[in-house]
RNA sequence: GGCUCUGUCGUCUAGCGGUUUAGGACAUCGCCCUCUCAAGGCGGAGAUCGUCGGUUCGAAUCCGAUCAGAGCUA
Numbered sequence: 001g002g003c004u005c006u007g008u009c010g011u012c013u014a015g016c017g018g019u020u021u022a023g024g025a026c027a028u029c030g031c032c033c034u035c036u037c038a039a040g041g042c043g044g045a046g047a048u049c050g051u052c053g054g055u056u057c058g059a060a061u062c063c064g065a066u067c068a069g070a071g072c073u074a
Stems, first nucleotide, its partner, number of pairs: 001073007010026004018057001028044005050066005
């Protein structure tokens, strides 16, 4: 240099063109329970999906470029 894969809440992940306001688990915050802590129950906050553009009535999802990481190859 070429090719392939990955990139979504703090972390791990679901999602595969519209039915979802991007869902869940852990973590975090509040309340309940308890003499207290843990566990348990209820609730809240938290990601416009690496970035920029394009296609489409509609994009996390398709296409292009680019950035970061991993692998293969010369």
About this RNA
This is a predicted structure of a 74-nucleotide RNA (transfer RNA) from an Eggerthellaceae bacterium. The source organism's lineage runs through Bacteria, Bacillati, Actinomycetota, Coriobacteriia and Eggerthellaceae. The coordinates come from a structure-prediction model, not an experiment, and the mean pLDDT is 81. It matches the Rfam family "tRNA". The family's RNA type in Rfam is transfer RNA. It was read from a public genome assembly.